[in-house]
Molecule: Fluoride riboswitch aptamer (crcB RNA motif)
Organism: Candidatus Desulfolinea nitratireducens
RNA sequence: CAUAUUUCUGGUGAUGGAGUUCACCUUUAACCGCCUGAUGGCUGAUGACUCCUAUGGCAGC
Numbered sequence: 001c002a003u004a005u006u007u008c009u010g011g012u013g014a015u016g017g018a019g020u021u022c023a024c025c026u027u028u029a030a031c032c033g034c035c036u037g038a039u040g041g042c043u044g045a046u047g048a049c050u051c052c053u054a055u056g057g058c059a060g061c
Base pairs, nucleotide, nucleotide: 010025011024012023013022016052017051018050019049020048021047033042034041035040
């Protein structure tokens, strides 16, 4: 320096934070939303659940 395996650690899951849980990746990675030929259009702060913050919709005071 290169290759393979194992263990530990760390990271990631379409825009913020925390807890629980699941899955994936091991730095050449996981991941980086969807639809339409195009113009253009659609959902959502979650992978899932709960809470907080921000934003949006409806109603009331």